Notes: The prediction has a mean pLDDT of 81. Predicted 3D model of a 73-nucleotide RNA (transfer RNA) from a Verrucomicrobiales bacterium. The organism belongs to Verrucomicrobiales, within Bacteria.
[in-house]
């Protein structure tokens, strides 16, 4: 170079066919405990990788750039 897959919270993922952006882990505060840890409970999280169309509505659909992996010459 040609192709395909992936980029969504600090991580590791969800979220089918366009209709409120979510779970577990962390991480804070708290109960329990003499303290810890463990266990429960409460919060704390995002311009959905950029930019633009499309559409009444985009994390999804289209384009066109970035990263990230894999086939391939």
């Nucleotide at each position: 170079g040609g192709c395909c897959c992936u980029g969504u919270a600090g991580u590791u993922c969800a979220a089918u066919c366009a209709g409120c952006a979510g779970a577990a882990c962390g991480c804070u505060c708290g109960a329990c405990u003499u303290u810890g840890a463990c266990u429960c409970g409460g919060g704390u999280g995002g311009u959905u990788g950029a930019u633009g169309g499309u559409g009444c509505a985009a994390a999804u659909c289209c384009a066109u750039c970035c990263g990230g992996g894999g086939c391939u010459u």